Notes
Predicted 3D model of a 73-nucleotide RNA (transfer RNA) from Candidatus Paceibacter sp. Taxonomically the source falls in Candidatus Paceibacter (Bacteria, Bacillati, Minisyncoccia, Candidatus Paceibacteraceae). The sequence was found in a public genome assembly. It matches the Rfam family "tRNA". From the family's description: Transfer RNA (tRNA) molecules are approximately 80 nucleotides in length.
Parts: sequence; C1' cells; structure tokens
RNA sequence: GGGCCGUUAGCUCAGCUGGUAGAGCGCGUCGUUCGCAUCGACGAGGUCAGCGGUUCGACUCCGCUACGGUCCA
Repeated sequence: GGGCCGUUAGCUCAGCUGGUAGAGCGCGUCGUUCGCAUCGACGAGGUCAGCGGUUCGACUCCGCUACGGUCCA
C1' cells in the first nucleotide's frame, strides 16, 4: 500500500426484505424475607463510530474517513 470482516445501552450481542431501536447481564424502585440471597413487577439508560450521498423514509443501500481484527505484499 491492497483485500475481507467488525463498530448498535455500562458489558456481551441481536436487529430479517429500508418503515417505532431490542435481549441477556448489570443499575434503580417496589413486592416477597426477621434480614440477605433467590424470584417477580416496573423503570432509567442510545449522536446505531464520523461525514456526505440515494430515498417520501437509512442501524439497514452507496462513497469517503477513523478505530479494531485478519490475510496478502
């Protein structure tokens, strides 16, 4: 220098064919208990890496950039 893959909640990751952004764990409140744990209910938490383009509409499609991984030189 080039190819490919990845980047989404605090962490690990889903997100289908473009049409409201989700799960588990963690966190908070309440219930249960003498208390803790477990369990249950509810809730908070997001610049979908960045910029631009296409589109009525983009996490999703296209281009560039950044970061990480991997392969080639």